[in-house]
RNA sequence: GGGCCCGUAGCUCAGCGGUAGAGCAACCGACUCUUAAUCGGUUGGCCGAAGGUUCGAAUCCUUCCGGGCUCA
Numbered sequence: 001g002g003g004c005c006c007g008u009a010g011c012u013c014a015g016c017g018g019u020a021g022a023g024c025a026a027c028c029g030a031c032u033c034u035u036a037a038u039c040g041g042u043u044g045g046c047c048g049a050a051g052g053u054u055c056g057a058a059u060c061c062u063u064c065c066g067g068g069c070u071c072a
C1' cells in the first nucleotide's frame, strides 16, 4: 500500500429506514438477626467524526479517524 470485518450505556452485545434495548455493573428499596442469594425499581448513550440521500438515518452512500484479520 490492497482486500475484508468491527466501532451503540462503565463492560459484553442486540437493534439493518419510523423518537435506542438486554445482560452484567452502579444506586435505591423489599426480604434477612447480618451478609450473600433472590425480587422490584432508578440512573446511565447527541449510536467514532464530517458530509450526502430521504418526509424521516445507529441503519443506505462517500470521505476520514481508531482497532482487528489477511495479501504483498
Stems, first nucleotide, its partner, number of pairs: 001071007010024004018055001026042005048064005
Molecule: transfer RNA
Organism: Candidatus Beckwithbacteria bacterium GW2011_GWC1_49_16